[in-house]
C1' cells in the first nucleotide's frame, strides 16, 4: 500500500422495556407481590440506490417522463459486488475512471486571434511573375505557401529525410490514430499485417443507439362502533337472467383497455393517544462439497441473536485493561479520561463519522 | 418515521457555462446645511462546504451540512 476483525472486560447493587411461567387479594374489570429469561450498531445515521411486504387492475398496450451505459459473470435486484479488457497516476505494493455514438443532426467553443468547423482561413514572415512605378534598395498588384513566428485552452496529425520557386503525407522511415484482413479469445479487447485514409473539442449539452421501469408508500394498508348529513343512472332490445350506447366514478402526467354502478364523500367517539401488520427471517452459526472470486449446495444446530410507542437498553462503588498529568523512580502510588453514536417494517449496497487496537499479505 | 424543495454581502432578490456576480434597503466616508433630515457622490461587505466534467462552474454531476414544507389511524 491493500484485505479482514474488534471497538472496552468483570463483580455487587439500585433502576428501566420486552417475555415467560407462579402466589396472594377481588364477584369481576383489574391490582399487589416476589422468580426466571432477555434488551443497540459497524455503522442502528444520510435516505444516495435496489429488493421483500401493502393496497391501487392480476400491474395490461402505447406515449410522454426517469435511470443505467467497456466484456463476462453472481444475485430476489441493484449504479453495489467478483474475474477480466482498456486509459490514466505511481519507484513499487498498489489506485483512480458515468469508459456506446462527435464519421447522423442540431447548438455551443467567451476574450485574444485573419480564421473557432465551412472540404474554412493569408496578420507578420517564405516564394513566384514575361505585371506597374522606381536609377536602386524596394513599393504595389496578381497568384502559390499552413514549414517559420504570433493569438489561444484548442489552429486540422508528430519526428526525421528527401522534394520544391517556397512548401506541403507530394514521397519514404518510425510513432500515434481511423479503416481492411488474418490470427487468438466465450467476449470487450491482444498480436501481426495492408491502406496516406489523417475527418478539432463538448453528449455530467440536446440528441442517436441498446437495454431497464406503473404509481405510491407500514402515518402502506387490514380489523373493532354508535349514528348523522350529502351525493349520484337513464335509454333500446328482451318474459327474465342480461346485452348494446350513453353518463358518472376509480387505475393521482396523457390516450387506449379494464373494473364498478353500488359505493362514494363529510362530520363524530381510542388520549398511558385502540388492535394487526411487527419479529422464522433472501436469518445466524458450523462442518463439508463446487467455484481464482462475488456466490452457490447439502447437512448438522439454535431461534433465550431487542420489538419500544413521547419512544427502554441506565446509574452508583470496586477490580483488570489503555492512554495522559504528577510523585517516585525498582516495583509502585496518585489524579483525571476510554471515540463515533444510538433500533423504530424488514433486508442487500453505497456514503459520511468514528478514541484505540489485533491479524495477514 | 416517510416523501417533496431550498441555499448569493447583514437583509431581499436577479442571473445563458464565459471578462470585476445585477438592483434594492441597509452600513461608511464626503458634499449640501447654523444642525438634522431628504437629496447627491465615492466605498465597503457574496455565490453553505469538498470533490468530478470542461479550456472554463453560482450555473452541469456526485457527497456531505444547515433550512423549510407536506402527509396517520378514523371503520
Nucleotide at each position: 500500500c491493500g484485505c479482514g476483525c474488534c471497538g472496552g472486560g468483570u463483580g455487587a447493587c439500585c433502576g428501566c422495556g420486552g417475555g415467560c411461567a407462579g402466589c396472594g387479594a377481588g364477584c369481576g374489570a383489574u391490582c399487589g407481590c416476589g422468580g426466571c429469561c432477555u434488551g443497540a450498531g459497524g455503522a442502528a445515521a444520510g435516505u444516495c440506490c435496489g429488493g421483500g411486504c401493502u393496497c391501487c387492475a392480476u400491474a395490461g398496450g402505447g406515449c410522454a417522463g426517469g435511470g443505467u451505459g467497456c466484456c463476462g459473470g453472481c444475485u430476489a435486484a441493484c449504479g453495489u459486488c467478483c474475474g477480466g479488457u482498456c486509459g490514466g497516476g505511481g519507484u513499487g505494493a498498489c489506485c483512480c475512471g458515468a469508459g456506446g455514438g462527435a464519421a447522423a443532426g442540431u447548438g455551443c467553443c467567451a476574450c485574444a486571434g485573419a480564421a473557432a468547423u465551412g472540404c474554412a482561413a493569408a496578420c507578420c514572415g517564405c516564394c513566384g511573375c514575361u505585371g506597374c512605378c522606381g536609377c536602386a534598395a524596394g513599393g504595389c498588384g496578381c497568384g502559390g505557401u499552413a514549414a517559420g513566428g504570433g493569438u489561444g485552452a484548442a489552429a486540422u496529425g508528430g519526428u526525421g529525410c528527401g522534394g520544391u520557386a517556397a512548401g506541403a503525407g507530394c514521397g519514404c522511415a518510425c510513432c500515434g490514430g481511423c479503416g481492411g484482413u488474418g490470427c487468438c479469445g466465450g467476449g470487450a479487447g491482444a498480436c501481426a499485417u495492408c491502406g496516406g485514409c489523417c475527418g478539432g473539442g463538448u453528449a455530467a449539452a440536446c440528441c442517436c443507439c441498446a437495454c431497464c421501469u406503473g404509481g405510491a408508500g407500514c402515518a402502506a394498508g387490514a380489523c373493532c362502533g354508535u349514528u348523522g348529513g350529502g351525493a349520484u343512472c337513464g335509454c333500446u332490445g328482451g318474459c327474465a337472467a342480461c346485452a348494446g350506447c350513453g353518463c358518472a366514478g376509480g387505475c393521482g402526467g396523457c390516450c387506449c383497455g379494464c373494473c364498478u354502478g353500488a359505493u362514494c364523500c363529510c362530520a363524530c367517539a381510542g388520549c398511558a393517544c385502540g388492535u394487526c401488520g411487527c419479529a422464522c427471517g433472501a436469518g445466524g452459526c458450523g462442518u463439508c462439497c463446487g467455484g481464482c472470486g462475488a456466490c452457490g449446495g447439502a447437512c448438522g444446530u439454535c431461534c433465550a441473536c431487542a420489538g419500544a410507542g413521547a419512544g427502554a437498553u441506565g446509574g452508583u462503588c470496586g477490580c483488570c485493561a489503555c492512554c495522559g498529568c504528577u510523585c517516585a523512580u525498582a516495583c509502585g502510588g496518585g489524579c483525571g479520561g476510554u471515540a463515533c453514536a444510538g433500533a423504530a417494517u424488514c433486508c442487500g449496497g453505497c456514503u459520511u463519522a468514528c478514541a484505540g487496537g489485533c491479524g495477514c499479505g | 418515521g416517510c416523501g417533496g424543495g431550498a441555499u448569493u454581502g447583514g437583509c431581499c432578490g436577479a442571473a445563458u457555462g464565459g471578462c470585476u456576480u445585477a438592483g434594492g434597503c441597509g452600513c461608511u466616508g464626503g458634499a449640501c446645511u447654523g444642525u438634522g433630515a431628504a437629496u447627491c457622490c465615492a466605498g465597503c461587505c457574496a455565490c453553505g462546504a469538498g470533490a468530478g466534467u470542461u479550456c472554463g462552474a453560482u450555473u452541469c454531476u456526485c457527497u456531505c451540512a444547515u433550512c423549510u414544507c407536506g402527509c396517520c389511524c378514523c371503520a
Two RNAs folded together computationally: RNase P RNA and transfer RNA, 436 nucleotides in total. Its mean pLDDT, the model's own confidence on a scale to 100, is 76.